[in-house]
Molecule: transfer RNA
Organism: Actinomycetota bacterium
RNA sequence: GGGCGGUUAGCUCAGUUGGCUAGAGCACUCGCUUUACACGCGAGGGGUCGCCGGUUCGAGUCCGGCACUGCCCA
Numbered sequence: 001g002g003g004c005g006g007u008u009a010g011c012u013c014a015g016u017u018g019g020c021u022a023g024a025g026c027a028c029u030c031g032c033u034u035u036a037c038a039c040g041c042g043a044g045g046g047g048u049c050g051c052c053g054g055u056u057c058g059a060g061u062c063c064g065g066c067a068c069u070g071c072c073c074a
Stems, first nucleotide, its partner, number of pairs: 001073007010026004019057001028044005050066005
């Protein structure tokens, strides 16, 4: 330098053909339970969907550029 993939919550990840409010598990906070802790149950907080731009009535999703990262080729 070229090719392919990844980037969504603190972590691991889902998100279908673009559609009405962005989700799950774990973690965290509070409550119930316990003498107490753990387990269990219930509730809650937490997101510029990597960045910039474009298309569209509407973008996590489509298009372009860039950044970071993994693998392969040279």